[in-house]
Molecule: transfer RNA
Organism: Candidatus Pacearchaeota archaeon
């Protein structure tokens, strides 16, 4: 200082440019003598910022932080 990839829920990761979802967690209820398993329900997001492109951006372009990786 150069080059790639990644940055989405508390974690762990999805999402042909057209409603942002799942799994654990955390809550509630069922079941059970209690507790776990197991079964239903709910809360939780400015999609890392900041500008463009488009009738619509996590999704594309530019920049900027950050991680990690390889190069000098």
């Nucleotide at each position: 200082c150069c080059c790639a990839g990644c940055g989405u829920a508390g974690c762990u990761c999805a999402a042909c440019g057209g409603u942002g979802g799942a799994g654990c967690a955390c809550u509630c209820g069922g079941c059970u003598g209690u507790a776990g398993c197991c079964c239903g329900g709910g809360g939780g997001g400015u999609u890392c910022c900041c500008g463009g492109u488009u009738c619509a951006a996590a999704u594309c372009c530019g920049g900027g932080c950050g991680c990690u990786g390889g190069g000098a």